[in-house]
Molecule: transfer RNA
Organism: Candidatus Shapirobacteria bacterium
RNA sequence: AGGUCCAUAGUGAAAUGGUUAUCACCGCAGUCUCCAAAACUGCUAUUUGAGGUUCGAAUCCUCAUGGACCUG
Numbered sequence: 001a002g003g004u005c006c007a008u009a010g011u012g013a014a015a016u017g018g019u020u021a022u023c024a025c026c027g028c029a030g031u032c033u034c035c036a037a038a039a040c041u042g043c044u045a046u047u048u049g050a051g052g053u054u055c056g057a058a059u060c061c062u063c064a065u066g067g068a069c070c071u072g
Stems, first nucleotide, its partner, number of pairs: 001071007010025004018055001027043005048064005
């Protein structure tokens, strides 16, 4: 320099262009217990950024940023 792939909650992942983006762990509160753990119930928090296409974008397109890899 050229090319491929990836970016979603504090962490790890799911999600045919169409409901308020889902699940597990973590965290918080409650039930239970003499106390704690475990178990059960509930709650909080998320689409890397900017544009575009579309009635509608996490998803499609462009650019940027960051990361992994390949060629030279």